RNA sequence: CAUUUCCUUCGGGGCAGGGUGAAAUUCCCUACCGACGGUGAUAGCAUGGCGUUCCAUGCUUAGCCCGUGACCCGCACUGGUAACGGUGCGGCUGACAGUGGUGAGAACCCACGGCCGACAGUGAAAGUCUGGAUGGGAGAAGGAAAAA
Numbered sequence: 001c002a003u004u005u006c007c008u009u010c011g012g013g014g015c016a017g018g019g020u021g022a023a024a025u026u027c028c029c030u031a032c033c034g035a036c037g038g039u040g041a042u043a044g045c046a047u048g049g050c051g052u053u054c055c056a057u058g059c060u061u062a063g064c065c066c067g068u069g070a071c072c073c074g075c076a077c078u079g080g081u082a083a084c085g086g087u088g089c090g091g092c093u094g095a096c097a098g099u100g101g102u103g104a105g106a107a108c109c110c111a112c113g114g115c116c117g118a119c120a121g122u123g124a125a126a127g128u129c130u131g132g133a134u135g136g137g138a139g140a141a142g143g144a145a146a147a148a
Base pairs, nucleotide, nucleotide: 003146004145005144006143007142008141009140010139017029018028019027031128032127033117034116035068036067037066038065043060044059045058046057047056048055049054063115064114072091073090074089075088076087077086078085079084096113098112099111100110101109119131120130121129
């Protein structure tokens, strides 16, 4: 130090304003939001190399690039008389290689435009309200033990 096991903590944001209507944060105009890991010619910060321009390393930087998670479904094993659970595997799982710019090079930078968003509920159809959920969770940080 790779790796393995265990423990603790953390781990999602959003309809302002207006229209119609008996009724809508659900429709219409408009507004607002963007989980986790990876990548990341750029940009920012930090450190080092004699060092403002160069180089190296680290950190941060994508809703629609690659993948993951929540909901739902199936199978196997398993706890339970049962209801209903646990573990593992699998299925399902949205959206621009947009236009222009810079450049040797851009799905990630800059500008502009477009697009997307589980299930159940509801006085009326929901990414934004209420609910399952004081749940689960990709994963993040710290600690303990084992150890080629």